A computed fold for a 542-nucleotide part of an RNA from a metagenome, annotated as small-subunit ribosomal RNA, 5' domain.
The coordinates come from a structure-prediction model, not an experiment, and the mean pLDDT is 81.
Context: one part of a larger RNA
RNA sequence: GAACGAACGUUGGCGGCGUGGAUUAGGCAUGCAAGUCGUACGGAAUCCGGGGGCAACCCCGGGUUUAGUGGCGAACGGGUGAGUAGCGCGUGGGAAACCUGCCCUCGAGAUGGGGAUAACACCUCCAACGGGGAGCUAAUACCGAAUAAGACCACGGGGCCGCAUGGCUCUGAGGUCAAAGGUGGCCUCUGCUUGCAAGCUACCGCUUGAGGAUUGUCCCGCGUCCCAUUAGCUAGUUGGUAGGGUAAUGGCCUACCAAGGCGACGAUGGGUAGCUGGUCUGAGAGGAUGGUCAGCCACACUGGGACUGAGAUACGGCCCAGACUCCUACGGGAGGCAGCAGUCGAGAGGCUUCGGCAAUGGGGGAAACCCUGACCGAGCGACGCCGCGUGGGCGAUGAAGGCCGUUAGGUUGUAAAGCCCUGUCGAGCGGGAAGAAGUGCAGGCGGGCAAACAGUCCGCUUGUUUGACGGUACCGCUAAAGGAAGCUCCGGCCAACUCCGUGCCAGCAGCCGCGGUAAUACGGGGGGAGCAAACGUUGUUC
Numbered sequence: 001g002a003a004c005g006a007a008c009g010u011u012g013g014c015g016g017c018g019u020g021g022a023u024u025a026g027g028c029a030u031g032c033a034a035g036u037c038g039u040a041c042g043g044a045a046u047c048c049g050g051g052g053g054c055a056a057c058c059c060c061g062g063g064u065u066u067a068g069u070g071g072c073g074a075a076c077g078g079g080u081g082a083g084u085a086g087c088g089c090g091u092g093g094g095a096a097a098c099c100u101g102c103c104c105u106c107g108a109g110a111u112g113g114g115g116a117u118a119a120c121a122c123c124u125c126c127a128a129c130g131g132g133g134a135g136c137u138a139a140u141a142c143c144g145a146a147u148a149a150g151a152c153c154a155c156g157g158g159g160c161c162g163c164a165u166g167g168c169u170c171u172g173a174g175g176u177c178a179a180a181g182g183u184g185g186c187c188u189c190u191g192c193u194u195g196c197a198a199g200c201u202a203c204c205g206c207u208u209g210a211g212g213a214u215u216g217u218c219c220c221g222c223g224u225c226c227c228a229u230u231a232g233c234u235a236g237u238u239g240g241u242a243g244g245g246u247a248a249u250g251g252c253c254u255a256c257c258a259a260g261g262c263g264a265c266g267a268u269g270g271g272u273a274g275c276u277g278g279u280c281u282g283a284g285a286g287g288a289u290g291g292u293c294a295g296c297c298a299c300a301c302u303g304g305g306a307c308u309g310a311g312a313u314a315c316g317g318c319c320c321a322g323a324c325u326c327c328u329a330c331g332g333g334a335g336g337c338a339g340c341a342g343u344c345g346a347g348a349g350g351c352u353u354c355g356g357c358a359a360u361g362g363g364g365g366a367a368a369c370c371c372u373g374a375c376c377g378a379g380c381g382a383c384g385c386c387g388c389g390u391g392g393g394c395g396a397u398g399a400a401g402g403c404c405g406u407u408a409g410g411u412u413g414u415a416a417a418g419c420c421c422u423g424u425c426g427a428g429c430g431g432g433a434a435g436a437a438g439u440g441c442a443g444g445c446g447g448g449c450a451a452a453c454a455g456u457c458c459g460c461u462u463g464u465u466u467g468a469c470g471g472u473a474c475c476g477c478u479a480a481a482g483g484a485a486g487c488u489c490c491g492g493c494c495a496a497c498u499c500c501g502u503g504c505c506a507g508c509a510g511c512c513g514c515g516g517u518a519a520u521a522c523g524g525g526g527g528g529a530g531c532a533a534a535c536g537u538u539g540u541u542c
Base pairs, nucleotide, nucleotide: 001542002541003540004539006538007537008536009535010534013388014387015386016385017384018383019381020380026344027343028342030341031340032339035072036071037070040069041068043066044065045064046063047062048061049060050059051058052057079299080298081297088224089223090222091221092220093219094218098216103212104211105210106209107208108207109206111145113143114142120135122133123132124131125130150177151176152175153174155172156171157170158169159168160167161166181204182203183202184201185200186199190197191196192195225271226270227269232262233261234260237259238258239257240256241255242254243253244252274296275295276294277293278289279288280287281286301322302321303320304319305318324335325334326333327332352378354377355376356375360374361372362371363370364369391421392420393419394418401412402411403410404409425483428477429476430475435469438466440464441463442462443461444460445459446458447457448456449455486531487530488529489528490527491512492511493510497526498525499524500523501522507514508513
């Protein structure tokens, strides 16, 4: 000199863009942060319409709401940096061995049956959390059977390759393995009750196979902090064979066999630490660093475990143990903010218990739509960077006052007053945009599917709907110099000097050093210098 997630002191007008729990991975009140689908299913409540009935009421259809069964999602998104010196990360390769829900393309199929169970109503136990019993019912829930192009499994035969275990390919006969419907429309075909269906059709789904895309697992080379006052370490250890296990290779695991494997090119041990793109500094080389943003990893009260699933570190899942907190009728239960806010604690120190799904993105849904503390915004903090303002011109009797003074005067100082202007920001009034290319609704046109004058999908087009921010930014009008300057320093380094007070005292100080009666170094006044909504101090890095 530069920098900072800074803090402290004095001061403080506005705006834009960023940024804000670095310490206790300490404890947490409260609310919200993952749901959605009625076009999978049976109910329940309520409303509307139609029919029947004298009525109570019953039947049919439709709308709304929804606890339950079922599906998909909940493995993403969000947080933190404890652990980890590791194939964890970075980089470059590999597939020897692999997985991949949803998505895209192509092929084939979807036949025919069965038994339950929740909800529900009944009985019952419990303080609660929650159960138990017997009964009824549905499905795209569950289970047999059929079919098997195809896939998989083991076997036989032929060909090629290989020293060989074997590998590749062709083929034969076996064995195993599927499925689910829903909604709309229509009457060409079939059926009947002649407008409906079990028929046809469209869309959304279902099963199986091949390929793709995407995601993920695995392996290897190289690189990746300090200590040798850590020198030897290692028995599943190193390798082989066989088997098991896995989606898959492998001591990953087991049995047997061999005795190996690593190490001064630093093994092992100890300490510290998430890694990187980057960031800071520097002419560079380098040094330091890894907050915000992005990629990867790890973790989710502590330790352990599996289940489900295409996928699990399963933060807002389950089980066990532990610590802690809460409830209790003392028998037993409930919980996990390193999600967003917020609270206590410790600390020099870091924000609102805000608005909205309008945009972007995500989950569910055919869609409308619902959910989304992701996100978009607003709020708070001079925490940082940047921009703007606090006025401009003229104005000498060089006013008054202050300070100095050799008593002549000098200086503050064009500074003020005064005159003439301007109107940024702030204040007041008024008009009022983009972000909405997107989405929905209604209509038209074209194309695909189709028997089609239905229908549905896609594209184009017309009209219309939708804004948290926000009546905000921005623009316009009006008034008025009115509301807006401080901080540090002045001995040298280092720009800036005098007076008074003090008298080795009180004090200053980054270094040298000042102060003991004339202190430009302490304290105050005047004056000056430098920066400026900041200025200094402290800490840390280069």